[in-house]
Context: one part of a larger RNA
This record gives sequence, C1' cells and structure tokens, in this order.
RNA sequence: UGACGGGGACCCGCACAAGCAGUGGAGUAUGUGGUUUAAUUCGAGGCAACGCGAAGAACCUUACCAGGGUUUGACAUCCUGCGCUAGGCUUGGAGACAGGCUGUUCCUUCGGGACGCAGAGACAGGUGGUGCAUGGUUGUCGUCAGCUCGUGUCGUGAGAUGUUCGGUUAAGUCCGGCAACGAGCGCAACCCUUGUUGUCAGUUACCAUCAUUAAGUUGGGGACUUUGGCGAGACUGCCGUUGACAAAACGGAGGAAGGUGGGGAUGACGUCAAAUCAUCAUGCCCCUUAUAUCCUGGGCUACACACGUACUACAAUGGGCGUUACAGCGGGCAGCCACACCGCGAGGUGGAGCGAAUCCCAAAAGGCGUCCUCAGUUCGGAUUGCAGGCUGCAACUCGCCUGCAUGAAGUCGGAAUUGCUAGUAAUGGCAGGUCAGCAUACUGCCGUGAAUACGUUCCCGGGUCUUGUACA
Repeated sequence: UGACGGGGACCCGCACAAGCAGUGGAGUAUGUGGUUUAAUUCGAGGCAACGCGAAGAACCUUACCAGGGUUUGACAUCCUGCGCUAGGCUUGGAGACAGGCUGUUCCUUCGGGACGCAGAGACAGGUGGUGCAUGGUUGUCGUCAGCUCGUGUCGUGAGAUGUUCGGUUAAGUCCGGCAACGAGCGCAACCCUUGUUGUCAGUUACCAUCAUUAAGUUGGGGACUUUGGCGAGACUGCCGUUGACAAAACGGAGGAAGGUGGGGAUGACGUCAAAUCAUCAUGCCCCUUAUAUCCUGGGCUACACACGUACUACAAUGGGCGUUACAGCGGGCAGCCACACCGCGAGGUGGAGCGAAUCCCAAAAGGCGUCCUCAGUUCGGAUUGCAGGCUGCAACUCGCCUGCAUGAAGUCGGAAUUGCUAGUAAUGGCAGGUCAGCAUACUGCCGUGAAUACGUUCCCGGGUCUUGUACA
C1' cells in the first nucleotide's frame, strides 16, 4: 500500500421489512446429473452451468455408432496426357458406387480457357489435443462510482498528498475549506423511443361542412384523426421556507409533463490462469489407405431415479353454450390468402385481391343472456384405443393437428425459496425470427390492471472513512 475481521462510524440497493403473485406437492414439456447403450457426439458447472451454445436432431443438420466404399482425395493451387462434356436411358446394389447405351456443350486473339477423365507428386483435409501458449468475442462484480496521471510539496524509502474534511447528490454530482494546482478515463449531457404542442406536406390514411353511395363508395375537403420532416417545451427557470450570503433540500404556482418525466442504447481501471481452439482466426503437438472423406441404417428422443426452468391445473372472481365489441408491434409471391362450396373438424376444392398506410394474416380476457350449485363434479386434462388431416422422397424408431371414446394425478402444496415499487406485479391474447413440417421456448407488442413501503435493528451484496493483523 492492499486484502481480511463473527472491529467501529456513515450511506445505498426489492437487501430486509410492508404487500401481491409464485416455486418447492400433482401431470406434462424442456435442460442437466446419473444409469444404460454399439452410439446415447461435444461444450457449459455456486452466484455468473442446467427452455444454456441450439433463431427449431425424422433424412440432411451430425460432429457419435454399426456396416459398405474411396485414397492427390468431398474442397484449393501447380504439372503432364486425353477431349469420350454436362446430361438422359438402362442393369446390379441399401445407397455410395460400378457396368452398358446414347450424347459431342460454352467462350476464343485459334495458342488456349471453362468443364470432365486419367496419372505423378508437392500438398489437401481434421468439429483431433492444448482456452493453463494466444487473438477476437462474451459473462461477472456493476450502470457500482469509482480508477488514474502531470507538475509541485512531504517522506531515507515503499509511498503519501491531490481523491481526506464540512455539507449535498442518483453520481469523485456540486459548493465551501485545505500544500496543493490542474488534467484524463468513467458520471451527466449529446443518440433512439415514449408523453404535449406549432408548422410544412396530404396518398393507399382521415371525413366536420356540401352532394352522392349498400359502403369514405365517389366528387370534394386540408378542419379532425393519423403519417413523418423541421421546430417549441422542463431549466430548480419563478415564488416562499430551511441552509453558511453556497451547493442544495422541502413546499407551492403555472404546466401535457417537475426536479435524471418514463424506457432503451451506452459498461471506467481492473477481478475471476472465468467461458469459448466446436462461430472464426491462430502457435505448438498429433493423424495422413486415416483421427481424412462418401453412403445406408441407427443414435443424439434410452429410463429404477435425483435436480433446475417452464406450461396446465386443482375450480363458481369459475366451466360450458349462444350472442356482441375494442388493439399494437409485425409478416406476406416457391408467399399471405378474402369470399363461396364440401367436411362435425383438422382440412379440401374452386377462386378474387395484394410485392401491400390500398389486399390478406387478424385478437383474447371483456359486455349481454342462459345452464351448472360445491361434487374428484358440466373442475382437471394426463394416458390409451380407433378413425382421419397436413408437410415431406420418407412420419416405425421419432412430427404436428382433428374427431369419437377413455377420463390418471391433482381439493392450493413440508423444510426451504424466487420475482416485483406503477401502467409495475398479476392476468389476457397477438405477432415475429428459426422453419418443408414442428414452440408450453425465445424476442417483441398491445388489452385489463392492483396491494404495500412504519422504517434501516437484523440477513445478503456494495461504496467511503477509520482501526487491528503472526496475511501478500
């Protein structure tokens, strides 16, 4: 100087407390461990691994296993020879591949090149090892308020000072003081979005007034809504009180918004030999008729069990049936699909519109009416049987959906434990990416919409100062 203390002081955080909803019990989905297996590919491991890499394992993916093949190779460059290209048909085969028949391409400076076959080696290839050899990227402490430097001063020196102190702040934020005076990386602001408004511009959006129509449908309008460009607006600016005549705090006015208005992006010096050699790149080591490569089938989907994360429930603030409203973010041509018909339905058959502010995907909880009356039920939907639909070369291992039947556990969950302070929690649906098909996951969006916070003694984590130390 740090680090540590079941030392001290001060301060902060959904850290506790006050509340709300959960998890832990049930069923299922999914990940992991374990076990099993020919293989169940590999990685991730307290917080910070475990719906994680994976934004989607039937084949492919695929790295694993079994079997069948190839060896200058599936892929790149160079050399030599050949010109039967590629493709199509056919035989064998699980296919890779091998044999047969057919076929005679494109550019050209006519040398050749593209492309294919054969050969020789230089080489290719490796998701093989090492993340404790590395780059790059990422997590975490933590969006915590810290981390440093120059000059000066002090100290023999390591170092100190500044950065401590008194206030204040979300903040090393600002003010005052001070052997310090300044500066840098962080904080804040600048950026995006949302909340109010002015102006400009109106098509595909809008419709008050005038016509018109089944319909903003058409003429028309530029008011309103809305879209998107440029502006305004919030600054403790104004008033009062407190304060040290400061910074600031508290209350008030005006205002759509008030003290960082809400949300996002943004992550200092560093810590954990943290993660990743399987995104990629890369040193070294290793394999080279195999640890490379092609194919078929299987596996990654196994199942006495254990854990994590979710979904669905246990019902009446509910379930069924009928009827009736109101969104936003988005997506759409190998696509979204109106409408009509067929089907109980998944869906099918026709088929209009739309490369979309034009057309389509397209809401649910809610409202109204009615049945159920507390029951393992008209709750709950697992499981299983049968019959179908869709995608795809192909749904046996191993997809999703529909109908009929079946109707399991479950009556609110032990010890323990998680999230959340407002348009939040809780609850309801919708969209998107991945994708042929497959979403209870993920990323977003809007609808409905609470309760509680006395306070900082205690638990956890963090910051500043101080103290002790046999630690570095």
Notes:
The prediction has a mean pLDDT of 85. A computed fold for a 472-nucleotide part of an RNA from an uncultured bacterium, annotated as small-subunit ribosomal RNA, 3' major domain. It matches the Rfam family "Bacterial small subunit ribosomal RNA". Gene Ontology terms of the family: structural constituent of ribosome and ribosome. The full RNA is in RNAcentral, with records from ENA and SILVA.